[in-house]
Transfer RNA from a Candidatus Dojkabacteria bacterium, 73 nucleotides, folded computationally. The sequence is in RNAcentral, with records from ENA. Rfam family: tRNA. About the family: Transfer RNA (tRNA) molecules are approximately 80 nucleotides in length. Its family is annotated with triplet codon-amino acid adaptor activity in the Gene Ontology.
RNA sequence: GCGCCAGUAGCUCAGUGGAUAGAGCAACCGCCUUCUAAGCGGUAGGUCGUACGUUCGAAUCGUACCUGGCGUA
Numbered sequence: 001g002c003g004c005c006a007g008u009a010g011c012u013c014a015g016u017g018g019a020u021a022g023a024g025c026a027a028c029c030g031c032c033u034u035c036u037a038a039g040c041g042g043u044a045g046g047u048c049g050u051a052c053g054u055u056c057g058a059a060u061c062g063u064a065c066c067u068g069g070c071g072u073a
Base pairs, nucleotide, nucleotide: 001072002071003070004069005068006067007066010025011024012023013022018056027043028042029041030040031039049065050064051063052062053061
């Protein structure tokens, strides 16, 4: 350089065109406990990598770019 894959919450991921974007862990608050841990309940946390386009409607489809990984020379 070329090809392929990935980028969504602090972390690991789901969601592959439709309603307000979700789960687990972590964080915070409460319950329980003599205290801690465990367990239970709740709260907060998002420019869906960036830009443009397609569409009535885009995390999802298209193009370009950025970042990371793999392959190849």

The coordinates come from a structure-prediction model, not an experiment, and the mean pLDDT is 80.